This is a predicted complex of two RNAs, RNase P RNA and transfer RNA, with 396 nucleotides together.
The prediction has a mean pLDDT of 76.
Rfam match: Bacterial RNase P class A. The family's RNA type in Rfam is ribozyme.

RNA sequence: UUGGGGUGGUAAGUCAUCGCACCUUCAACAAGGUGAGGAAAGUCUGGACUUCGCAGGAAAGGAUACCAGUUAACGGCUGGGCGCCGCAAGGUGACGGAAAGUGCAACAGAGACUAUACCGGUUAGGUUGAAAAGUUCGAGUUGUUCACUCGAUCGGAUCCCGGGCGACCGGGACCGUUGUAAACCCUGUCUGAAGCAAGGUCGAAUUUGGAUAGCGUGUUCCGCGCAGCGACUCCUAAGCUGACCGCUUGAGGGAUUUGGCAACAGAUCUCCCAGAGGAAUGAUGGCUCUCGACAGAAUCCGGCUUAACGCCACCCCAAUUUU
RNA sequence: GGAUUGAUAGCUCAGUGGAUAGAGCACCCGCCUUCUAAGCGGGCGGUCGCAGGUUCGAGUCCUGCUCAAUCCG
Numbered sequence: 001u002u003g004g005g006g007u008g009g010u011a012a013g014u015c016a017u018c019g020c021a022c023c024u025u026c027a028a029c030a031a032g033g034u035g036a037g038g039a040a041a042g043u044c045u046g047g048a049c050u051u052c053g054c055a056g057g058a059a060a061g062g063a064u065a066c067c068a069g070u071u072a073a074c075g076g077c078u079g080g081g082c083g084c085c086g087c088a089a090g091g092u093g094a095c096g097g098a099a100a101g102u103g104c105a106a107c108a109g110a111g112a113c114u115a116u117a118c119c120g121g122u123u124a125g126g127u128u129g130a131a132a133a134g135u136u137c138g139a140g141u142u143g144u145u146c147a148c149u150c151g152a153u154c155g156g157a158u159c160c161c162g163g164g165c166g167a168c169c170g171g172g173a174c175c176g177u178u179g180u181a182a183a184c185c186c187u188g189u190c191u192g193a194a195g196c197a198a199g200g201u202c203g204a205a206u207u208u209g210g211a212u213a214g215c216g217u218g219u220u221c222c223g224c225g226c227a228g229c230g231a232c233u234c235c236u237a238a239g240c241u242g243a244c245c246g247c248u249u250g251a252g253g254g255a256u257u258u259g260g261c262a263a264c265a266g267a268u269c270u271c272c273c274a275g276a277g278g279a280a281u282g283a284u285g286g287c288u289c290u291c292g293a294c295a296g297a298a299u300c301c302g303g304c305u306u307a308a309c310g311c312c313a314c315c316c317c318a319a320u321u322u323u
Numbered sequence: 324g325g326a327u328u329g330a331u332a333g334c335u336c337a338g339u340g341g342a343u344a345g346a347g348c349a350c351c352c353g354c355c356u357u358c359u360a361a362g363c364g365g366g367c368g369g370u371c372g373c374a375g376g377u378u379c380g381a382g383u384c385c386u387g388c389u390c391a392a393u394c395c396g
Stems, first nucleotide, its partner, number of pairs: 001319010012288007020035006037294001041305002044303005049195004056222004061191005066080005081095001082093004096186002101184002103180003117127003134154001136152005156175001158173006199245004206238002209235003214226003252271008289292001324395007333348004341379001350366005372388005
């Protein structure tokens, strides 16, 4: 210099005037303060919170899957093991079990896992398929035949020895060895359901017609409670529908520091940073620049995924050139 | 805001993981009829919403997106 990898940050800035939402002060006028994101998105996950009388027992169902750590929890994250990709930095993986059982493996082919055919003067060789009895190679006996016999290499199951917390790695013995579990299933772990339109308080408004015997926000059963002739259940026709709470101080943010490879955890100091309910976050003008992407909060947090114009900082790898 | 379901031919829908994805209507051609309709025969028409993965093999199984529809005091 060129190409590549990793981590983190930023998301035009600033001033003036007017306007919008909320909060504080004030008797009022008015004044002051704050006001979208890294994804606010998808609703894919894990929790908090709330209700369902208890959320009790069992089954079913669902989720998940190398090991260790981390966390409120997780399917997340960090580190490690193994496989794959890459010259490398590094990236990536739904990565338990197919010698528990069942199923499937179309067509072709003798044969698709209790197989053994055909051609070939028959130990060679060839014919199907994604896959042919674990793979590759060598040697030998018989001649009627063959899944013949022996040895070695690679892969795998089981057992033993050594190392490691463990996944796993190294070595030895032995053998009855197809693939598929994002097919059923087996094993381990987790799991009650619903969701702020949850739900609570006050207020408003009540009646019509019908169906049943069940109902209690659970797929089924048990247990418990309430109803049993008209329901507090279901359908139907109208009617009523306003306010407050939940609502934002939180597993919160920032800085310094300690432990740890890291995720993360602890300590000290400091800050308060949207909270609506037809739903605010905008408009105009000036100056500067690199001329500005994706995109707009609705109960709140931890992640994941997806969208995205670019720019900046640091670290690392390969090739080439120069000194 | 939350929850759920779906996407296959122009339309409405089928479709155990197995060759080249089917049916009805519609469209085109032929037969029948004096002509039309109906009927009969044949044909055309599909990136199975998009992308990736599992598998020998995916419309089907899994994951992520896109679009549409339904429900809620």